[in-house]
RNA sequence: ACGCGACAAGGGCAAACUCAUUGAAAAGUGAGGACGCAAAGCCACGGGUCUAAGGUUGUAGGUCUAUACAACUAUGAUAGCCGGGUUGCCACC
Numbered sequence: 001a002c003g004c005g006a007c008a009a010g011g012g013c014a015a016a017c018u019c020a021u022u023g024a025a026a027a028g029u030g031a032g033g034a035c036g037c038a039a040a041g042c043c044a045c046g047g048g049u050c051u052a053a054g055g056u057u058g059u060a061g062g063u064c065u066a067u068a069c070a071a072c073u074a075u076g077a078u079a080g081c082c083g084g085g086u087u088g089c090c091a092c093c
Base pairs, nucleotide, nucleotide: 003092005090012037013036017032018031019030020029021028022027035080041086042085043084045083046082047081048078049077050076054073055072056071057070058069059068060067
């Protein structure tokens, strides 16, 4: 250096849920809280999944101006879904 996560040390992160807050939502952030995690550090590049404000189409309605519903759609989200990229502590070999 590559590989690797048996034992161990110092530590780290924090699911569900609750409260506050931002957002159309998915979800994010802060506090509490620990299910788990050796990259559960970081990056939406590929696939997946979630959401659908806006948009498109359709139907109904209206036709002086309009709205409701449905389907599709990411430019939104997820790095704690997987792959990939990148950085890194300790131990082992």